A computed fold for a 72-nucleotide RNA from Halteromyces radiatus, annotated as transfer RNA. RNAcentral holds the sequence, with entries from ENA. The source organism's lineage runs through Eukaryota, Opisthokonta, Mucoromycota, Mucorales and Halteromyces. Rfam family: tRNA. Rfam links the family to the GO term triplet codon-amino acid adaptor activity. The family's RNA type in Rfam is transfer RNA. Model confidence (mean pLDDT): 82 of 100.
């Protein structure tokens, strides 16, 4: 310098129009003398930034910023 390609809660992770899933952890309760486990509630993300399309975007389009990889 060119190509493809990924970027969602503290982590990893599902979602290809209609404001978001699940596992871990984290916190509350119950079990236990205690602690693990095991059951059971909860917080906790408006999806990387900007625009564009559309009634409506995390999803489609563009630029950008960052990470993988391929080629020169």
């Nucleotide at each position: 310098g060119g190509g493809u390609u990924c970027a969602u809660g503290g982590u990893c992770u599902a979602g290809u129009g209609g404001u978001a899933u699940g596992a871990c952890g984290u916190c509350g309760g119950c079990u236990u003398u205690g602690c693990a486990u095991g059951c059971u509630g909860a917080a906790g993300g408006c999806c990387c930034g900007g625009g564009g399309u559309u009634c409506a975007a995390u999803u489609c389009c563009c630029c950008g910023u960052g990470g993988a990889u391929c080629c020169a």